Model confidence (mean pLDDT): 75 of 100. Predicted 3D model of a 185-nucleotide RNA (Lysine riboswitch aptamer) from a Candidatus Fermentithermobacillaceae bacterium. Of the family's consensus pairs, 91% are formed in the model. Its Rfam family is "Lysine riboswitch aptamer". Its family is annotated with lysine biosynthetic process in the Gene Ontology.

[in-house]
């Protein structure tokens, strides 16, 4: 001094990931509300159930918004690096069901962000969560090969250890430093 297992801590990838908040759009001249014409329909996926001659859809005048998994621009705060997301199971909200939202948990799959294509989810709508595929781009680590520095008292070679290029590979149950125990040389 260099190992092999366990448990801990403490970090690192970067348009890094969750979540709250202010504002302006957009949603939209939609929803809706009045008048008037007209005169039997109307209702988010379904179902049921509900509004309607005390006017239903349409049409014409007026008036005319909000939310949310929305967009952008500010810049600020919490929680962090299986961060998170998904799938699945149980449970709550919702009149059933299916979508949705919210709890909790074995376990499985994804390293990480971008573009694009598609499927779905959203009443609508600009987008946008999510999945599935492609494409490049990133970090990690291992092999291989190269380049540079270092390392024996000095020079050379070898070893070995870093930085950097390049292929391959592989996964976060990873990686990197550190401490602890226990095994062994």
């Nucleotide at each position: 001094g260099g190992g092999u297992g366990a448990g801990g801590u403490a970090g690192a990838g970067g348009c890094g990931c969750g979540g709250a908040g202010c504002g302006u759009g957009g949603u939209g001249g939609u929803a809706c509300c009045c008048c008037g014409u007209u005169g039997a329909g109307g209702u988010c996926g379904g179902g049921a159930a509900c509004c309607c001659a005390u006017g239903a859809a349409g049409c014409g005048g007026g008036g005319g918004a909000a939310g949310g998994a929305c967009a952008c621009a500010u810049a600020u705060c919490c929680g962090c690096c299986g961060a998170a997301g998904u799938c699945c199971c149980g449970g709550g909200c919702a009149c059933c069901c299916a979508a949705g939202c919210c709890c909790g948990g074995a376990g499985g799959c994804u390293g990480g962000g971008c573009u694009c294509g598609c499927a779905c989810c959203g009443a609508a709508c600009u987008a946008g969560a999510u999945g599935c595929g492609a494409g490049a781009c990133u970090g990690u680590c291992a092999u291989c090969a190269g380049u540079g520095a270092g390392u024996g008292c000095c020079c050379c070679c070898a070893u070995c250890u870093c930085u950097c290029u390049g292929a391959u590979g592989a996964a976060g149950c990873g990686c990197u430093a550190u401490c602890u125990c226990a095994c062994g040389c």